[in-house]
RNA sequence: CGCCUAAUCCGCGGACCAAUAUCCGCGGAGCGGGGGAACCAAGACUUCCCCGGGGCUAAUUUCGCGGUGAAACCGCGGAAGGCGCAGGCUCUUUCAGCGCCAGCCCGACAGCUAACCCCGCAGGCCGACGAAAGAGAA
Numbered sequence: 001c002g003c004c005u006a007a008u009c010c011g012c013g014g015a016c017c018a019a020u021a022u023c024c025g026c027g028g029a030g031c032g033g034g035g036g037a038a039c040c041a042a043g044a045c046u047u048c049c050c051c052g053g054g055g056c057u058a059a060u061u062u063c064g065c066g067g068u069g070a071a072a073c074c075g076c077g078g079a080a081g082g083c084g085c086a087g088g089c090u091c092u093u094u095c096a097g098c099g100c101c102a103g104c105c106c107g108a109c110a111g112c113u114a115a116c117c118c119c120g121c122a123g124g125c126c127g128a129c130g131a132a133a134g135a136g137a138a
Base pairs, nucleotide, nucleotide: 002125003124004123008029009028010027011026012025013024014023015022030121031120032119033118034117035116040111052109053106054105055104056103060080061079062078063077064076065075066074067073081101082100083099084098085097089136090135091134092133093132094131095130
């Protein structure tokens, strides 16, 4: 330089300072998430077993084998599905290639949802670079 991501930009004041940078506070713009009517959706009864339910995110659903006798969980493979990357710039699509499918939060509770209300703008990466089609900007 560039990449993942909503996670960026601007103004004012203060700290520090030669200055920039950096840090803190406040505000604005922009981007993103949650709660929350009507309508719609959902719904009733009995028995047995189990014990929740929900949110962010691409990060889900399953099959086989093993760790166990079983459940949950873990590991290794497979399938379907989802996500990311790559030479003038941006976007979309196809094929092929490489990689990912982690983690965290609420706390018994939430379908959708106008008005309205609340919250976030963290963190991480430094390597690789194929072939086509279309649109746009310069």
Molecule: c-di-AMP riboswitch aptamer (ydaO/yuaA leader)
Organism: soil metagenome